Predicted 3D model of a 1503-nucleotide RNA (small-subunit ribosomal RNA) from an uncultured bacterium. The coordinates come from a structure-prediction model, not an experiment, and the mean pLDDT is 83.
[in-house]
RNA sequence: UAGAGUUUGAUCGUGGCUCAGAGUGAACGCUGGCGGCGUGCUUAACACAUGCAAGUCGAACGAGAACGGUCCUAGCUUGCUAGGAUGUCAGCUAAGUGGCGGACGGGUGAGUAAUGUAUAGUUAAUCUGCCCUUCAGAGGGGAAUAACUACUGGAAACGGUAGCUAAUACCCCAUAUACCUUCUUUCUUAAUGAGAGUUGGGAAAUGUCUUUUCGCUGAAGGAUGAGACUAUAUGGUAUCAGGUAGUUGGUGGGGUAAGAGCCCACCAAGCCAAUGACGCCUAGCUGGUCUGAGAGGAUGAUCAGCCACACUGGAACUGAGACACGGUCCAGACUCCUACGGGAGGCAGCAGUGGGGAAUAUUGCGCAAUGGAGGAAACUCUGACGCAGCAACGCCGCGUGAAGGAUGAAGGCCCUAGGGUCGUAAACUUCUUUUAUAUGGGAAGAACAAUCUACGGUUAAUAUCCGUAGUGCGAGACGGUACCAUUUGAAUAAGCCCCGGCUAACUCCGUGCCAGCAGCCGCGGUAAUACGGAGGGGGUAAAUGUUGUUCGGAAUCACUGGGCGUAAAGCGCGCGUAGGCGGUAUAGUAAGUCAAGGGUGAAAGCCCCGGGCUCAACCUGGGAAGUGCCUUUGAAACUACUAUACUUGAGUCCGAGAGAGGAGAGUGGAAUUCCCAGUGUAGCGGUGAAAUGCGUAGAUAUUGGGAAGAACACCAGUGGCGAAGGCGGCUCUCUGGAUCGUGACUGACGCUGAGGUGCGAAAGCUAGGGGAGCAAACGGGAUUAGAUACCCCGGUAGUCCUAGCUGUAAACGAUGAAUACUUGGUGUUGGGCUUUUAUAGUUCAGUGCCGUAGCUAACGCGAUAAGUAUUCCGCCCGGGAAGUACGGUCGCAAGGCUGAAACUCAAAGGAAUUGACGGGGGCCCGCACAAGCGGUGGAGCAUGUGGUUUAAUUCGAUGCAACGCGAAGAACCUUACCUGGGUUUGAACUGUUGAUGAAACUCUCAGAGAUGAGAGCCUCCUUCGGGACAUCAUCAGAGGUGCUGCAUGGCUGUCGUCAGCUCGUGUCGUGAGAUGUUGGAUUAAGUUCCGCAACGAGCGCAACCCUUACCCUUAGUUGCCAGCGGGUUAUGCCGGGAACUCUAAGGGAACUGCCGGAAUCAAACCGGAGGAAGGUAGGGAUGACGUCAAGUCCUCAUGGCCUUUAUGUCCAGGGCUACACACGUGCUACAAUGGCCGGUACAAAGGGUCGCAACGUCGCGAGGCGAAGCCAAUCCCCCAAAACCGGUCCCAGUUCGGAUUGGAGUCUGCAACUCGACUCCAUGAAGUUGGAAUCGCUAGUAAUCGUGGAUCAGCAUGCCACGGUGAAUACGUUCCCGGGCCUUGUACACACCGCCCGUCACACCACGAAAGUCUGUCAUACCAGAAGUCGUUACUCUAACCGCAAGGAGGAGGAUGCCCAAGGUAAGGCCGGUAAUUGGGGUGAAGUCGUAACAAGGUAACC
Repeated sequence: UAGAGUUUGAUCGUGGCUCAGAGUGAACGCUGGCGGCGUGCUUAACACAUGCAAGUCGAACGAGAACGGUCCUAGCUUGCUAGGAUGUCAGCUAAGUGGCGGACGGGUGAGUAAUGUAUAGUUAAUCUGCCCUUCAGAGGGGAAUAACUACUGGAAACGGUAGCUAAUACCCCAUAUACCUUCUUUCUUAAUGAGAGUUGGGAAAUGUCUUUUCGCUGAAGGAUGAGACUAUAUGGUAUCAGGUAGUUGGUGGGGUAAGAGCCCACCAAGCCAAUGACGCCUAGCUGGUCUGAGAGGAUGAUCAGCCACACUGGAACUGAGACACGGUCCAGACUCCUACGGGAGGCAGCAGUGGGGAAUAUUGCGCAAUGGAGGAAACUCUGACGCAGCAACGCCGCGUGAAGGAUGAAGGCCCUAGGGUCGUAAACUUCUUUUAUAUGGGAAGAACAAUCUACGGUUAAUAUCCGUAGUGCGAGACGGUACCAUUUGAAUAAGCCCCGGCUAACUCCGUGCCAGCAGCCGCGGUAAUACGGAGGGGGUAAAUGUUGUUCGGAAUCACUGGGCGUAAAGCGCGCGUAGGCGGUAUAGUAAGUCAAGGGUGAAAGCCCCGGGCUCAACCUGGGAAGUGCCUUUGAAACUACUAUACUUGAGUCCGAGAGAGGAGAGUGGAAUUCCCAGUGUAGCGGUGAAAUGCGUAGAUAUUGGGAAGAACACCAGUGGCGAAGGCGGCUCUCUGGAUCGUGACUGACGCUGAGGUGCGAAAGCUAGGGGAGCAAACGGGAUUAGAUACCCCGGUAGUCCUAGCUGUAAACGAUGAAUACUUGGUGUUGGGCUUUUAUAGUUCAGUGCCGUAGCUAACGCGAUAAGUAUUCCGCCCGGGAAGUACGGUCGCAAGGCUGAAACUCAAAGGAAUUGACGGGGGCCCGCACAAGCGGUGGAGCAUGUGGUUUAAUUCGAUGCAACGCGAAGAACCUUACCUGGGUUUGAACUGUUGAUGAAACUCUCAGAGAUGAGAGCCUCCUUCGGGACAUCAUCAGAGGUGCUGCAUGGCUGUCGUCAGCUCGUGUCGUGAGAUGUUGGAUUAAGUUCCGCAACGAGCGCAACCCUUACCCUUAGUUGCCAGCGGGUUAUGCCGGGAACUCUAAGGGAACUGCCGGAAUCAAACCGGAGGAAGGUAGGGAUGACGUCAAGUCCUCAUGGCCUUUAUGUCCAGGGCUACACACGUGCUACAAUGGCCGGUACAAAGGGUCGCAACGUCGCGAGGCGAAGCCAAUCCCCCAAAACCGGUCCCAGUUCGGAUUGGAGUCUGCAACUCGACUCCAUGAAGUUGGAAUCGCUAGUAAUCGUGGAUCAGCAUGCCACGGUGAAUACGUUCCCGGGCCUUGUACACACCGCCCGUCACACCACGAAAGUCUGUCAUACCAGAAGUCGUUACUCUAACCGCAAGGAGGAGGAUGCCCAAGGUAAGGCCGGUAAUUGGGGUGAAGUCGUAACAAGGUAACC
């Protein structure tokens, strides 16, 4: 020392991306009251107009142009103007000589990766103006020159010649112990050092003046400043690996203030480099600043130290100091002036301008303060500095009011319509006045210096001067500012961002994958807390957001503090160099280490304690700290080093056995193929099935003989050997390594190993052989939509040998090497020991399995570690692009090694979990298949759907699970659709207000009707206010079969009556989860039993319920009638009976209860007995958790949206009934097991008063007309039919079949035209058993036969129910379909109708190659050579000094030599820009072609 979001259905871990924090010389958007303190070109070291930024000294000098003073004259406004004189007016001064300063101060960061900087040292190798201290000195001379004057050149800048003159300018001499030099000597050092003596040489300046101060000269010391050197530290890149000839060293010179190849001559051949030389790219360094817990990381604005630079390049001069920002010379570029001859310039000083840019200020005031230069000083100068101006750029402070105030006002917004909220907020009342405005007062910042006084010093001195103390005139840019007081009055002052999660803060409206938002995840497709607006809320506040950038979070480069079996990551394996690390003992040293002291670590900053501005920011005093470096002393455990020993690490010798270890030579048998010969005949071969192929020229098969090449069956084994790759018949020769045993020997000789070097499967390459089999390429045949494949027939490289090359593999244990330690069990190979001879035990070296602790994300590893530790090497840092490009290097080539970026994504990846899925596996079930029976699909018709049509053919249902479904019944109605006609608070509901007293009913007329008009009739209660009811009008609002079943409730379908689905507690697992529920049996069943870290429980199963089958009891009408009696042609008809049937209540019965078998002697199963019924007895009702965004807004309910003279409502007519067609579900058939005719028998269950209707009668019939009975065990519907008996038909489109059509009717109903059912007569279609395909059914079932009911006025082949007759078959679970359980794989989770790959086509983006082309940069060779230093020369000139002179010394100019900048030529290296064309890559909505991968992915996948 804080974390969070994001990969998944969920989980753990890996891993990236993103956010919350702090900072900023910032910029941009919106807004903006005041003050203080700071800060302000980060870009073009781009170019600069204008002004200013370095001068000063008259107390160095000549001089006197200007100004002033004094004097004189003139004019007049009596204090001004003009003229003149005066330089003894120590007023002053332009220009000049001279001195000092322009090397400071100020700016900038281009260059520079070390000639820099930081820290610490060295200088015995140095200099230092002004300043301080000390000592000594200042004597005597001289020659010029500027200014100036005259002449003169030039446009100008600037000069030239002649002449005059001064100095603190210049020169000479004297003097000097301290300096330099020669020599001698003493001390000292690592060394070139220090001291003493000695030889020679070497200095000066005056000014006022009587002195002093100041100044000058020499010497020594100090201080300050500077130079040089050393060590360490101070970026990136190895896709920069070799660099270097003054290079490295020496000797001798030169040069400098000073050491040195700094320079030169000669000699030697060195020097630097993997601890990164050389090259390239980038960069001023530091104190510090920002961040961070720290270690670190980033940075180097403002302030401070150092460096470098001053238009670009080169050079020197002067000077104490420069190779000089506002100096000089030269070259170049640019700008300006010009009389065209020639000249001038350098803002990276302060302001300012243009330009660039997202972006950075005034051409301000002042020297009052601080500091600097000059001066004796006054003073002058000072864009240093002090201030002001501009800018919210930053930090800090203040304010925009305070208290009270509920009717919780108005208004806004929301609303469940009640209310809530803005909100004490406002209004209103009382109060205050910071700030702003106005007026007035008003600082500190000022110390010095001058004057005066006193004292002291100097001096001959009471002049003067200096010092000290006192006095105190004057001097303020800021600025009339800070501050204070007064007047008025809440008066002058609030915005910005956000509100899905992270992340504090929610609602409404608009929009409708549009517009838009977005830091990441992601929002938006009609109910958006995510867009836009509003209300409300949150944050912050003169600000607030965004963008950029840095650190943090990020342990995401891990020193602190990570990893490498599978997530990224162990080199394919040895040997070995450098390096790193290293056994035991003793002694010594003191490099590391540790301790103490000293020096340094500038100031500022940070931190602590104080102080000053009203506080704070800010300023300031003191302290601490600065983890560092250097140095002195000490310690000696550890590391290191030196020395001496030791034996356990390592090695050697001896003995022994094991082995597919390697190389070479020889040799063997089986098999394949080929050749020859024999036998033999029509096929062989091959496949899923075939074909190509071979074969009558004799194959295949078989027998014998021969040839050739390659590989070595059995033995053979998670057995052996080897470092790995790898090694397998047998024999011989040569040879490497390991192991065991015993003793002896050496004495740490060891481990690892960057580079290096060697070995290294297969394929491939070169050359030469060889070639039986196999077999890329290739050819053919199949398969297929295609099949450049899988399968088949052939077949060449190759596979083999020799000699070379290549150097890679999923070269894997995906696990580097070495050493030590850490419970066990069980195999096996080789050796040894003990041995009781059965074995067993033990030990060393290998090789396997299981497993403890421990580790791990988990899987797993577990003495052969992935445990615990140590040493060394290699490697990793999101996915893709990519192991690609470029460069280098190796290779004959193919290619190998090394190895990026742009761009793009928010993931990619690991392990494990639950599901789902598999053309994975196992077990099991189901009319699932099979075995059967009957159908559908063909015909006609019915009915539903699609399609088409239509004004409308209302709507919904669409695989199973829509389609005789909603609809248990469309002529009107229904009705939702269409056409036409009406109506608008409405046909129906509730409320409000007002008016009226009716409304209903009956009738007439118009009309298609709705409706309209008219006539008649006509209220009730009352407390007299009114009320009930009704009509009309008004306003709320009704209404909607309008939309959304993807906003919903409810209901329903389906998997499926399948056996499953879960929970509590416990346990296991980091967790998702697991266990239970799995296993062994068994069952129809998660049914039951046994076992078991589970024990229990719930919803399901089963049972309970209904019904059918048997019995009993009770009851006995409307049902029954055995026995008794009566009666009839006959009938339970009557008396009666309660037995039977039956009815309907209650019980019983069946439970694997009993027996046998086998079974774990469990559950259960099989068989049997008894029984009406036997193993859930048959049937029904009953439908777990859930799935399908399944169906339904048109049953109902309901959110939202839409509509309101219409999408509501009323009415008439039409439509839902259409019809080239297609499909589903049915009916009737195709006939003789039948049709027709006649006769005869036996049900069940229902229904009935708007009804069922006996019976009678009429009609061929449907039915009509009368009509008893029955509100039902009473009466009726109601004759059941098939069956049975008899007859006929005789296999035909028929005596089958009945469609269609014509005619005539019946019934229902306002009404049968569109569009009902039925009857009769006539008509008599298709159809002769149905293709591919497909459906139902396992027993009272299928099939077949009839009956009833709901709906309903009428309408049934549909639906629901009832009984009659009544089969066949099931070996069995291989296969199809569906389901259950377990297991396995998975890259699927929208879950295989999944996922996903590559080419092609199109668009966009970045990159590579490329004929070329254009810059830049670097080095080489040569040419050239400005200015300039140095050298040479003696051509010209020449004041001081020497010399009597001639002349000399010295100097200047010229000429010349070396060096050298710019420039030029030549051939190159490197970086970069651009380019026709071209290459791959990435991204993109639904494009094309296939289906490679994920399941055994349909040929296992991969290297």